Description
Small-subunit ribosomal RNA, 5' domain from an uncultured bacterium, 504 nucleotides, folded computationally. Its Rfam family is "Bacterial small subunit ribosomal RNA".

Context: one part of a larger RNA
Parts: sequence; C1' cells; structure tokens
RNA sequence: GACGAACGCUGGCGGUGUGCUUAACACAUGCAAGUCGAACGAGAAAGCACCUUCGGGUGCAAGUAGAGUGGCGAACGGGUGAGUAACGCGUGAAUAAUCUGCCUUUCACUUUGGGAUAACUCUUAGAAAUGGGUGCUAAUACCAAAUAUUUUUUUCUAUUCGCAUGAAUGGAAAAAGAAAGAAUUUCGGUGAAAGAUGAAUUCGCGUUCUAUCAGCUAGUAGGUGAGGUAAAGGCUCACCUAGGCAAUUACGGAUAGCCGGCCUGAGAGGGUGAACGGCCACAUUGGGACUGAGAUACGGCCCAGACUCCUACGGGAGGCAGCAGUGGGGAAUAUUGCGCAAUGGGGGCAACCCUGACGCAGCGACACCGCGUGGAGGAUUAAGGUCUUCGGAUUGUAAACUCCUGUCGUUUGGGAAGAAGCGAAAGUGACGGUACCAAACAAGAAAGCACCGGCUAACUACGUGCCAGCAGCCGCGGUAAUACGUAGGGUGCAAGCGUUGUCC
Repeated sequence: GACGAACGCUGGCGGUGUGCUUAACACAUGCAAGUCGAACGAGAAAGCACCUUCGGGUGCAAGUAGAGUGGCGAACGGGUGAGUAACGCGUGAAUAAUCUGCCUUUCACUUUGGGAUAACUCUUAGAAAUGGGUGCUAAUACCAAAUAUUUUUUUCUAUUCGCAUGAAUGGAAAAAGAAAGAAUUUCGGUGAAAGAUGAAUUCGCGUUCUAUCAGCUAGUAGGUGAGGUAAAGGCUCACCUAGGCAAUUACGGAUAGCCGGCCUGAGAGGGUGAACGGCCACAUUGGGACUGAGAUACGGCCCAGACUCCUACGGGAGGCAGCAGUGGGGAAUAUUGCGCAAUGGGGGCAACCCUGACGCAGCGACACCGCGUGGAGGAUUAAGGUCUUCGGAUUGUAAACUCCUGUCGUUUGGGAAGAAGCGAAAGUGACGGUACCAAACAAGAAAGCACCGGCUAACUACGUGCCAGCAGCCGCGGUAAUACGUAGGGUGCAAGCGUUGUCC
C1' cells in the first nucleotide's frame, strides 16, 4: 500500500459498488421453461335468461377453461469449483479427417395414395403412484408410391492443381433418396449449392511442489485387416512384430479449476484468480444410454448405493452447487420483497404469454467517493477544571452574547427522463409521488477513536511501588514513573478510528 475481511469502541446523510472465503453439509415452503387454435380432432362447468309435465329442457356463457395428438424450445439463460497437473487452460497453427437446428443468399420443386393412434365412450386392476382391455376419430403425426439436379454409393474416364495420403471441376453407366399444409395479406414444407454462427478433432510452445517417489508400461508401442464414429486414430476387435516412455525427471505422491485480469513494485519480479468477461468441469454418489441439429442432459429417462418422506405393507415419491428462505458448521456474509416498464431470451403472423435472466427496491460504515455536524463578530481574557514558584499560566475567541446562512433535516406545493415500441384508439413505468424544483421553519437531530519514552507528531499532576500492569522492537514498573492507572493538556486521523489475519 491492498482486502469478498473479522473483532473492539463509536456512528449524521447520499451516490456507486459489493456481501457463505467454512459443510460439493442436509433441506420445510413458494417460485425459477414454456409457448403455438394461423398444424389437429374433441370439448366442459359455475352463472344468467327463457320454457317446464317440476324429472328436466333450450339459448348465452363458449368453440371459452382444462386436458390430449403435433411443432419449436427445454443443450440457452442461472449456479458451483468437488474433480482435473490434463491439449484442461493460454497462445499459435492444421482439418486434403469433420458436423452445424433457427438465420441470410441463390436454384429447383411442393404430385398420388394408405393404414393407424391419443384424446373420447364403455369397462377393469390398484390405498396411491400408475396402468390393462373394448369401440370410435384427426393432422404440418406415421407409412407407401411417383418425379428430381450440382445430392449419396459403386465402376470407368478427362483436365487443372497441390501439401504426402490426394483435392477441385467435367463426362459416361448403374443403383438409391423428397415434400404439408393452414390462410385475407402472409406464414410454411422438400431437395441442392454457398454464407454466417456454433461445435468437434489434431499438433508446436507455455502451465505448482516433491527423488525420504527411479524405474514405468500388454491395448502397452507399431503394423495389416475389419468394425465403429460427423470425422483421423488401439477408439474397439482379430492376427503379426516387440516395442514405447524415462535424470531434458517417466511412474508415483501432495496441492490446485485455467486465463483476461487484480494487489504490490521504479521496473524486473512476487502474490492472487472474490466481483465482471472467456474457456473447462460438475449437478445427492457411481454407471448407462435414449431423443435430438446439438446432451451422454441441474429443475429428462433407466439401473445400483446412501439418505429423507408416503403407504391399506403389495408398493411408491424425492434431489436448492437456480432465486428467496431454514437448520447446521463458522470469527463471518443479506429479503421466504416488487415488476416484466426497460435490455435480452423462448414460443407465436400478431396481439400476447412465460422469464427469481434482468431491471429495481430492502438489509450490512463491508469498500470507495462526496457532503455535513455551522459562518462572522465577540475579552471582564467570565465561571468551572488543571497546574502553580501563589505572582500567575492554561483550557481560550473556546463559551456566553449579537448578527447571518440553510448543506443536511422537517413540513407544504409542483414533479420527471428512462417510451424505442405495441395498440384502431383509449392507453401502457416495477423503481416512485422517487430523483429534482420552489417555499416555510429552525443552529436546531448529527464526533468519535487511537496515541503522547525512542523509532514517531504530541507533557504535566496524582495514584501505584518489580505489585497492579504495559509492550511492534529496544524495553518500562523495586517511593519523586513524560513508558502502568486516572485527570488536565496535547498530537494524529475522522464517520470513522484502532486491533488481528493475509499478500507485496
């Protein structure tokens, strides 16, 4: 000098930030991912009105609510740092070894048919969770057929080029491969080529400590072939060879997410990785795949373990390292708040819906910055306190007193920008009657903490008597202590001041 700090004493206001560093401990409760009727079939009830044989019926409610099929999203956003010493990260390259939904551009197409199934009806098992059966129905759900290039596969071939395997562009033959409608504009669907974005893989270099860890390794190292993958590859398998790594530190152990940055320092360097941004990993523990353009998926599925809960004992349910909140641990860290008004995201043609992302508010002097606690005058140098050589000195222009101001405060009145957009229009701001402006009132509510032997700015008195105590180092205290305690005075910083811890 610095801090995500804590502790002690003290504490007026505002702005901007920031706030579980410990138990990746366990979690009550609520919310955090939905949306589309312009894909589809079906479709209530309350209530109101009318009729009624008093049983009920009809109309509106309403093609609404709530479900179901289907599409897109749920792989983003948000959290945490357990693991990881690794192509994990950083940096620079490679892919002639790759994929890419939505979006943009260009070209071509959007033809003909079919059978189901959920919802629903009836029925049935179960305490529940959840099912089973029968019958009916739709689609942008599913299937078949047709057609199609610059698509895919195989064979042959030409030209050009390169970076070794090869690549690009043509030609010929054979085989394979599409589609979906809704609708008022408009929104879609399929094939192909490119772009953009995102992702995947490989390599050079860099990346903590330890030799009281010196040898390690059988899919191990390489080859041939096959399988698998979006893709090269021992990635996997069969066979063959016997290799491969290591004092330039292999292997083992310990510790640790990495970086931009941050702190310090003249720099070199040292320390660190909170907040913000990028990458990685994880989601109760371990394992597995499914769906999908994308996951081996925090709020999906399956299996196993531990734990918690329900049970009719047969069986089921759950996962806050999302936002709040609770218990626990700890020196220590906040509200079960408001709003989608803005920015951004998902769905939708849109209106709109959803969004604990986000925007705000609340709590904490936790940090930084700013402001205030008054200003001017005022000597009889009042009283009181302290010291005293008893003359006086000091507190001290300090106070009182007079005049003034109005930051802050209180009250009253006015009162935003942030709104672009959306909507036919009316209208639409959580923050918030906030910021800000004006007026009135009134010095009124607003100063402490540490230190005063030297280092180190600041001294006297009393008490104590190697006691009580102080102390960062040197050291003070045993009867005149500027070093302990108290008082007066002084010095430093100031809404803070000290102490402790850690780093330079």

Model confidence (mean pLDDT): 81 of 100. The RNAcentral record of the full RNA draws on ENA.